[in-house]
RNA sequence: CCUCCAGUAGGGUAAAUCCAUCGAGAGGUGGAGACACAAAACCACGGGUCUGGGUGAAUAAUCCUGAUAGCCGGGUUACAAAG
Numbered sequence: 001c002c003u004c005c006a007g008u009a010g011g012g013u014a015a016a017u018c019c020a021u022c023g024a025g026a027g028g029u030g031g032a033g034a035c036a037c038a039a040a041a042c043c044a045c046g047g048g049u050c051u052g053g054g055u056g057a058a059u060a061a062u063c064c065u066g067a068u069a070g071c072c073g074g075g076u077u078a079c080a081a082a083g
Base pairs, nucleotide, nucleotide: 002083003082012037013036017032018031019030020029021028022027035070041076042075043074045073046072047071048068049067050066052064053063054062055061
């Protein structure tokens, strides 16, 4: 420097749910709590899904807005062991 992992050690994060709080909402934040995760660390670039609005006869289609990184892909970064 590169590869690599749940078969080792030290660990790390924290689903659902509950309480508080922000938001019109999806959802976010803090505390409790652990379903799971070898990038479940960071990034809305592409797709998907969800919220709100417009056009539209329409539940089709399409445009705009916000959310989701623990939906998938992609990008960036990274501990220990091993090669």
The prediction has a mean pLDDT of 81. The RNA shown here (c-di-GMP-I riboswitch aptamer) has 83 nucleotides and comes from a Halanaerobiales bacterium. The model forms 95% of the base pairs in the Rfam consensus. Rfam family: c-di-GMP-I riboswitch aptamer. Rfam's curators write: GEMM was predicted in a large-scale screen for bacterial structured RNA regulatory elements. Rfam links the family to the GO term cyclic-di-GMP binding.